[in-house]
RNA sequence: AGAGUUUGAUCAUGGCUCAGGACGAACGCUGGCGGCGUGCCUAACACAUGCAAGUCGAGCGGAGAUAUUAGCAAUAGUAUCUUAGCGGCGGACGGGUGAGUAACGCGUGGGCAACCUGCCUUGUACUGGGGGAUAACACAGGGAAACUUGUGCUAAUACCGCAUAACAUCAUUGAAUGGCAUCAUUUGAUGAUCAAAGGAGCAAUCCGGUAUAAGAUGGGCCCGCGUCCGAUUAGCUAGUUGGUGGUGUAACGGACCACCAAGGCGACGAUCGGUAACCGAACUGAGAGGUUGAUCGGCCACAUUGGAACUGAGACACGGUCCAGACUCCUACGGGAGGCAGCAGUGGGGAAUAUUGCACAAUGGGCGAAAGCCUGAUGCAGCAACGCCGCGUGAGUGAUGAAGGCCUUCGGGUUGUAAAGCUCUGUCUUUGGGGACGAUAAUGACGGUACCCAAGGAGGAAGCCACGGCUAACUACGUGCCAGCAGCCGCGGUAAUACGUAGGUGGCGAGCGUUGUCCGGAUUUACUGGGCGUAAAGGAUGCGUAGGCGGAUGUUUAAGUCAGAUGUGAAAAUCCCGAGCUUAACUUGGGAACUGCAUUUGAAACUGGAUAUCUAGAGUGCGGGAGAGGAGAAUGGAAUUCCUAGUGUAGCGGUGAAAUGCGUAGAGAUUAGGAAGAACACCAGUGGCGAAGGCGAUUCUCUGGACCGUAACUGACGCUGAGGCAUGAAAGCGUGGGUAGCAAACAGGAUUAGAUACCCUGGUAGUCCACGCCGUAAACGAUGAAUACUAGGUGUAGGAGGUAUCGACUCCUUCUGUGCCGCAGCUAACGCAAUAAGUAUUCCGCCUGGGAAGUACGAUCGCAAGAUUAAAACUCAAAGGAAUUGACGGGGGCCCGCACAAGCAGCGGAGCAUGUGGUUUAAUUCGAAGCAACGCGAAGAACCUUACCUAGACUUGACAUCUCCUGAAUAGCCGGUAAUGCGGCGAAGCCCUUCGGGGCAGGAAGACAGGUGGUGCAUGGUUGUCGUCAGCUCGUGUCGUGAGAUGUUGGGUUAAGUCCCGCAACGAGCGCAACCCUUGUUGUUAGUUGCUACCAUUAAGUUGAGCACUCUAGCAAGACUGCCGCGGUUAACGCGGAGGAAAGGUGGGGAUGACGUCAAAUCAUCAUGCCCCUUAUGUCUAGGGCUACACACGUGCUACAAUGGCAAGUACAAAGAGACGCAAUACCGCAAGGUGGAGCAAAACUCAAAAACUUGUCCCAGUUCGGAUUGCAGGCUGCAACUCGCCUGCAUGAAGCCGGAGUUGCUAGUAAUCGCGAAUCAGAAUGUCGCGGUGAAUACGUUCCCGGGCCUUGUACACACCGCCCGUCACACCAUGAGAGUUAGCAACACCCGAAGUCCGUGAGGUAACCGUAAGGAGCCAGCGGCCGAAGGUGGGGUUAGCGAUUGGGGUGAAGUCGUAACAAGGUAACC
Repeated sequence: AGAGUUUGAUCAUGGCUCAGGACGAACGCUGGCGGCGUGCCUAACACAUGCAAGUCGAGCGGAGAUAUUAGCAAUAGUAUCUUAGCGGCGGACGGGUGAGUAACGCGUGGGCAACCUGCCUUGUACUGGGGGAUAACACAGGGAAACUUGUGCUAAUACCGCAUAACAUCAUUGAAUGGCAUCAUUUGAUGAUCAAAGGAGCAAUCCGGUAUAAGAUGGGCCCGCGUCCGAUUAGCUAGUUGGUGGUGUAACGGACCACCAAGGCGACGAUCGGUAACCGAACUGAGAGGUUGAUCGGCCACAUUGGAACUGAGACACGGUCCAGACUCCUACGGGAGGCAGCAGUGGGGAAUAUUGCACAAUGGGCGAAAGCCUGAUGCAGCAACGCCGCGUGAGUGAUGAAGGCCUUCGGGUUGUAAAGCUCUGUCUUUGGGGACGAUAAUGACGGUACCCAAGGAGGAAGCCACGGCUAACUACGUGCCAGCAGCCGCGGUAAUACGUAGGUGGCGAGCGUUGUCCGGAUUUACUGGGCGUAAAGGAUGCGUAGGCGGAUGUUUAAGUCAGAUGUGAAAAUCCCGAGCUUAACUUGGGAACUGCAUUUGAAACUGGAUAUCUAGAGUGCGGGAGAGGAGAAUGGAAUUCCUAGUGUAGCGGUGAAAUGCGUAGAGAUUAGGAAGAACACCAGUGGCGAAGGCGAUUCUCUGGACCGUAACUGACGCUGAGGCAUGAAAGCGUGGGUAGCAAACAGGAUUAGAUACCCUGGUAGUCCACGCCGUAAACGAUGAAUACUAGGUGUAGGAGGUAUCGACUCCUUCUGUGCCGCAGCUAACGCAAUAAGUAUUCCGCCUGGGAAGUACGAUCGCAAGAUUAAAACUCAAAGGAAUUGACGGGGGCCCGCACAAGCAGCGGAGCAUGUGGUUUAAUUCGAAGCAACGCGAAGAACCUUACCUAGACUUGACAUCUCCUGAAUAGCCGGUAAUGCGGCGAAGCCCUUCGGGGCAGGAAGACAGGUGGUGCAUGGUUGUCGUCAGCUCGUGUCGUGAGAUGUUGGGUUAAGUCCCGCAACGAGCGCAACCCUUGUUGUUAGUUGCUACCAUUAAGUUGAGCACUCUAGCAAGACUGCCGCGGUUAACGCGGAGGAAAGGUGGGGAUGACGUCAAAUCAUCAUGCCCCUUAUGUCUAGGGCUACACACGUGCUACAAUGGCAAGUACAAAGAGACGCAAUACCGCAAGGUGGAGCAAAACUCAAAAACUUGUCCCAGUUCGGAUUGCAGGCUGCAACUCGCCUGCAUGAAGCCGGAGUUGCUAGUAAUCGCGAAUCAGAAUGUCGCGGUGAAUACGUUCCCGGGCCUUGUACACACCGCCCGUCACACCAUGAGAGUUAGCAACACCCGAAGUCCGUGAGGUAACCGUAAGGAGCCAGCGGCCGAAGGUGGGGUUAGCGAUUGGGGUGAAGUCGUAACAAGGUAACC
């Protein structure tokens, strides 16, 4: 410090997720030791048992025990110990918990001139003299108990008078000083009031007591500032705010009371609701921040729930009291007792949190003069890997790189120096011995602990997670969208580095992972440090309140600001430097820091305040011109419709085409007249005006604003603007008018599968007017307002100035508005660019992933429709922006192609052949499937082929390699079988050799063979197709953030990315073309098997002769737009022409197939991974099948006839093939064919022509067309022609008379037509591949169909339109709204009742201390009454939560149904 994830790829936006750290944690697996810490986060739930606050006999009277003295004893005295009670001090500390509390509760800083303070410290003064009781105790009672009553005795440092007394308090009255308003301090005078207690000691003395002053400590009260969320909580408040006088308190105060006034708080968030103890600090972070408030420390609150006071220095009191409630326990039913949120512990709750331990040795606390006692505070120990820190589980050496495991290309690799082995060590552990500090005298729970020494032995001590990317670390097997994994992206459908296991590897290590929570990363709430044209986001517009901000020059002030000083910011924590435990954690010393607050002293630039002045901002005045600015009234013409009348006759209207509709009752058309309402052509213009919405005939009236010029006036009067007020298209609503045209709804007609639409004919609200509502729009420049600054160019509207001119133009300058282009700059890009989206400032509004949703609930507004404000649960990992490359479009432009058109011949109808589907079958083997499967693999299924079926056989095999043994092998014959297999007979004793052996055959065992079994979606190779279309790319450079672009686009041209020109491109490669073959012309060479002009010869180029010619086949030539003219950009090129014994613009044909597409085809040509079979899915054999047949399709052949059939005659090819062959002449047969065999390994011989031509006949018919089908008789091949071959003859003579919708091929030696050959092949072509003969028609042209190329445009597509995608309905699940109601809680309010208790009143009852000789009095108490008052009750409301028949929409879900709304002009442009 970043990374993954939206896309085919890119940039940016934006969310989600990860890597880090932390924890009072929990869970899973595992677990050696020690140190230091930590340990009910949940039920402030209930608690058994024990302990946690006592102490003092030196305050007091008793009682008991022991010892002792005197005494015979009773008894008396003394001493010691114990102590219930009275009394004193302490139980307000210490310890626990966090329920309540949003508060002066806490933090921080101040104040008290408004206060208190036991014990402690320091002073001053005093401590005299009396009195009356009471507990204990005794006796007598009550009660189950708790406890309690009466009578009697007694003491005190218990209680009460009196004396004395001030520097105390109060009252009256002076003075001085100070302050902060009340006042405070000091110092006088007079008067009044108020104290005390003793104890120990032989004593000294000590400890106490009283009053007072001061200190210290601790507290109380008040104030400034800070302190969570919600406005879907906006108004709250009657003791409320203040005053006067009281009460009360330690003290101020409505704290309380009486009276008076009507205030007080609040958008700077009152009130209400929710949540929460607060802080030092802890975690995290670079910081700013965010989160938390366990342990330790400070403060607060609470002690079963609620209320109350008493005592006291201090409490409204955790282990005190009283009352009420709930609960638990005891009970003799009459009454009583209790409070673990102290330490242990129990139950319960929970994912989860410890021992009913030891000790007061230390530290501290209470009491005491002290000894001492008490102390679950505390110190220690126990349990728990809960956390942090440290240590160990061995070290060295050791290569046959052991064995085993795993992998393997079978060679090896890896585990791995790892182990074993050898040599050592002893940390921890074990045993034995010694043995602390903590206490410098005594006293040690911890503890025989820490630590030290010795001995012994590698012995007792390693796991967890991960290994697709992020993220370090990979293989095998199993599984087969199953089981499962997953933090995100995503893995798994038979080769899974992602599941499970194993080996290996990586990480951490007594731990490791998971889960949860917080911070970080996240600049993803942005103060530091974000945005708003299109990604989420500018309010519809203006005016304006509060608020925020604000021009120039002085003077002053010192609130902000800056600097210094002082106080405080507790300690601990953090950081730095040290120290102590062997180190560390931990503990500890010093320093820094604690960024804060307060006080004080200064400074005066800036902001603020005060004051004075100014004119540049703003406004006013004066002078002008422009304008659909607004409101009202009046007027006008064109058009439309309607009405009336005339003319006139059959249609009109409407559409893609129609129909509904209108019309013979006279429409439409036309002429004239009239009526009505609405809108204002031309002018008209990215022109004008207005804040926006918006405004368009003309005239008049009223009226707002802007602009220009001038510089007379005011003197900052300004900008923005939360709330507020006003305006606000269309539609809609209310009332009343109006209604020509148009036109939701509605009706009809069409279209359609449907058509509740688009189209047509009608048509009502509405549109118009007046008044009143509504308050929203894609109210858009998707761009808030204002001010200043920052290159230019060019239009346009309004004005001014200058120049020029006689004048109008013109030109220049300037202000205001409105457009376009463009630099810098900005932007993710697109783009913006003085009218900013640039550079800055001020103010307002708004945004924070998509969906749910601008929805629900609540509230406000509205007559309603609805508007405004505005969530959550749940769900997804994206949604969205700009640009790029493709693909696509029922987008556009250009161009090409037998693509259409123009023609010719067909197919589709018939019969047959052949292939396919389907069906059938034991099997009808398999593959090929739009074009690009279907006369295809198959250039040839009777057996074989053959892969299929049936039946019978074989099992190292029909075939290959290796090992061993044998020697024959091979041929023949017989038997048997359907056949192979099988059984037997038998001739003969093998061949080669380098002498090692090899060949061949048989036998044996196992490694293995074998598979036309699966997967073409695991593959190689081969092939098809787009397409012989003109394209596809690269290097360097340049442009762009980038994907990419440029080049390759543009203007021409071409068959062509062919070439030329231009150009930020310049070059290059694969394609095109050319080179290759063939054909067309000529030359030359060569003449046999070819040819024959001349000479001779023959029946015949038959032969001699010749090689001129033809021909053959080698080598050359030739054609290149080379030449001319015209056009064209001086080009490429096009057109025309000449020349060329042929060929002219790639001459014709072929071979040649770029980058790629289709998971195209083929595992059955071959090869091959993996899987499968192994007495069978292998091999052999016979027979059958691949040839089936209601049917459908493709491709062909033959025809339907006279351009023909038949018969007769007669002529002319090319290219091929031939020895297992082609076969002539001749003969036989009607023929197929047979006999026979000349010639030929072929320019020699053979196979071997037809149409055409000539003549004759047929005469338009199912025929002398057509030949299917069938019968008979034959032929050929072959072991074999039944299933199932071909051919011939005779006979038979079917359909068919030119073919519906539709569809195919072809542009010249082509189509059409005619025959010939070859491959395969024993035989078996209408197929395929070739060959020649005869030999046309048509092309205006590119609108349309199909396919393709280039450019451009749109896109929500990228699996790329066979794409994407919307809504209803049906089903399942989930959360949520409404809902008659119902249940529960909370906080208030009103009233009733009213405990305890303080206070007030009363107090006739009771009463020791004082007064009084006494009577009596003072004082006090019980009792009673009153105010307040908790709990409780009643009531109507508020609010929150749960449940709820039914119901609404929403979300999610694999392939459901119906349509096709959107994305392309999405087929009616889309959207608000």
Description: Small-subunit ribosomal RNA from an uncultured bacterium, 1472 nucleotides, folded computationally. RNAcentral holds the sequence, with entries from ENA and SILVA.